This is a predicted structure of a 328-nucleotide part of an RNA (large-subunit ribosomal RNA, domain IV) from archaeon UBA490. The RNAcentral record of the full RNA draws on SILVA. The prediction has a mean pLDDT of 85.
[in-house]
Context: one part of a larger RNA
RNA sequence: CGCAGUUAAGGGAAUUCGGCAAAAUGGCCUCGUACCUUCGGAAGAAGGGGUGCCUGUUGCCUGCACUAAGUGUGGGCCAGCAGGUCGCAGUGACCAGGGAAGUCGGACUGUUUAAUAAAAACGUAUGGGACUGCUAGUCCGAAAGGAUGUGUACAGUUCCUGAAUCCUGCCCAGUGCCGGUAUGUGAACUCUGGGUUCAACUGGAGGAAGCACCGGUAAACGGCGGGGGUAACUAUAACCCUCUUAAGGUAGCGUAAUACCUUUCCGCCUAAUUAGCGGAUUGCAUGAAUGGACUAACCAGAUUUCCGCUGUCCCUAACUGCUACUCG
Numbered sequence: 001c002g003c004a005g006u007u008a009a010g011g012g013a014a015u016u017c018g019g020c021a022a023a024a025u026g027g028c029c030u031c032g033u034a035c036c037u038u039c040g041g042a043a044g045a046a047g048g049g050g051u052g053c054c055u056g057u058u059g060c061c062u063g064c065a066c067u068a069a070g071u072g073u074g075g076g077c078c079a080g081c082a083g084g085u086c087g088c089a090g091u092g093a094c095c096a097g098g099g100a101a102g103u104c105g106g107a108c109u110g111u112u113u114a115a116u117a118a119a120a121a122c123g124u125a126u127g128g129g130a131c132u133g134c135u136a137g138u139c140c141g142a143a144a145g146g147a148u149g150u151g152u153a154c155a156g157u158u159c160c161u162g163a164a165u166c167c168u169g170c171c172c173a174g175u176g177c178c179g180g181u182a183u184g185u186g187a188a189c190u191c192u193g194g195g196u197u198c199a200a201c202u203g204g205a206g207g208a209a210g211c212a213c214c215g216g217u218a219a220a221c222g223g224c225g226g227g228g229g230u231a232a233c234u235a236u237a238a239c240c241c242u243c244u245u246a247a248g249g250u251a252g253c254g255u256a257a258u259a260c261c262u263u264u265c266c267g268c269c270u271a272a273u274u275a276g277c278g279g280a281u282u283g284c285a286u287g288a289a290u291g292g293a294c295u296a297a298c299c300a301g302a303u304u305u306c307c308g309c310u311g312u313c314c315c316u317a318a319c320u321g322c323u324a325c326u327c328g
Base pairs, nucleotide, nucleotide: 002322003321004320005319006318007317008316010314011313014312019309027051028050029049030048031047036041038163052085053084054083055082056081057080058079059078060076061075062074063073064072065071066070086090098307099306100305101304102303103302104301105299106298110122111121127160128159129158130157131156132155137148138147139146140145165293166292167291169224170223171222174221175220176217177216178215179214180213183212184211185210189206190205191204192203193202194201225243226242227241228240229239252286253283264280265279266278267277268276
C1' cells in the first nucleotide's frame, strides 16, 4: 500500500454518469393520518408522544385450602393508576421500515438467458377469430397403432390481443382464405379422323381439380394523397375548384421508449438545467385487438425533484484486526 472494520470538528451531495457506498430510520403501546381510488385500498401514509428500576394500589384472568355464602394464601411471560429513584441515553447490547412528490413502462401474484441480461421480455385473467358433430379436428408414426380422451361444441385444437373503464373509424384494388360457376382453358384416359404393308407422326370430341370469371372476408397479411383559391386589419380557412386512389388517418394521443430539424416555443422547477414536469403542436416517419386512450393497486423496472441523513466530497486523519513488507 491492500483487505475487513471503528470514529471524526465545521459544512452537508459541493462527490459522481447517477447519493454508488455508507449513514440515517427501526421493536411494542398510543394519538393522528392527505391527494387519488376499481371503495378493497392508499396506510406502518405523513407526523407526534411514551418505554428502565423500586414501592404502593385498582380491575380482570387463574391455582390451592376450609363445607355453602365467604375467608385465607399463591401465580399472571394481563391491563391500569399514584408516588419515588438513577443515567447523556431505559425496544440502553443484539434484533429491528428512511420518507414524500412528478413522469414512463408493464395491470396485478407469477416465469426467464444453470455460469455477464430478472426486464418494459414470457405468462396471465379478459376480449376476438379460425377449424371440428366424433370413424371429428389437431398432433406423433412408413404402417399397425397412439395422444387429445374413456373428453363430446358451456368441449377440444389453433392464431391474435393482454385486468378493469371509455372505445375500436375508412379501404376487399394487391396477397391470402372462403363460397359460387353458364362459359373458356385444362393432364392421364376414352371415343374417333388422316397417315403408315404395321408403326412413327398428326388432327377432332369428351374431360377432374386448379386457373380465368363472379361474389364474400381486415380483432385475415396489410393500406389509410397532392395542388390552387377564398372571410371588411392581419392571420387563418368553415367554403370552392382540380388531379388522383381500393380507401385517402376518424376518435384519441402527440417534440413521445416514436420528432430529423431540436437545446422547437411558452410556463414551472435552479443562482445557473441539452435533464424533469405542464401546455402548445404544421406528427422527417403517431393512431385504434400489428390494439388507441386513460388508469387505482403492485414493481430488486427506467427517470426527475424535495426532506432527513451522512467521510461521497471540501480534506484528510487516527485507531483495531489480518495479509503484504522489514529485521532476526